Predicted 3D model of a 108-nucleotide RNA (Guanidine-I riboswitch aptamer) from Ancylobacter lacus. The coordinates come from a structure-prediction model, not an experiment, and the mean pLDDT is 80. The sequence was found by an Rfam model in a public genome assembly.
RNA sequence: UCGCUGCGUCCCUAGGGUUCCGGCAUGCCCCGCAUGCGCUGGUCCGAGAGGGACAGCCCGGGGCGGAGACAUGCGCCGGGUCCACGGCGGGACAAAAGCCCGGGAGGC
Numbered sequence: 001u002c003g004c005u006g007c008g009u010c011c012c013u014a015g016g017g018u019u020c021c022g023g024c025a026u027g028c029c030c031c032g033c034a035u036g037c038g039c040u041g042g043u044c045c046g047a048g049a050g051g052g053a054c055a056g057c058c059c060g061g062g063g064c065g066g067a068g069a070c071a072u073g074c075g076c077c078g079g080g081u082c083c084a085c086g087g088c089g090g091g092a093c094a095a096a097a098g099c100c101c102g103g104g105a106g107g108c
Base pairs, nucleotide, nucleotide: 008054009053010052011051012050015045016044020042021041022039023037024036025035026034027033028032056081057080058079059078060077061076063074064073083103085106089101090100091099
């Protein structure tokens, strides 16, 4: 310097706003409706560097089947799947965010 792999999905949480519900205030043609307010919450969004589960991949060891020491195939058991400082700005959904741009730019 180059190439490949390591970066999957779901559930939850940190966090997030306000489409709906609820709450509060005001008004009205008043058992409802309209407007405003993110407001402890419910619905909702939600982590590469948070948690969990399942899968995938890699390594090792057996089993079944096979005429046959094979191979292809099916399945079981065990191990591994490390590390990770990080803007500004932009984007989507109603809107915002640790979501996406992004394991980016940059730094060590």
Rfam family: Guanidine-I riboswitch aptamer. Rfam describes the family as follows. This family represents a conserved RNA structure found upstream of the ykkC and yxkD genes in Bacillus subtilis and related genes in other bacteria. The function of this family is unclear although it has been suggested that it may function to switch on efflux pumps and detoxification systems in response to harmful environmental molecules.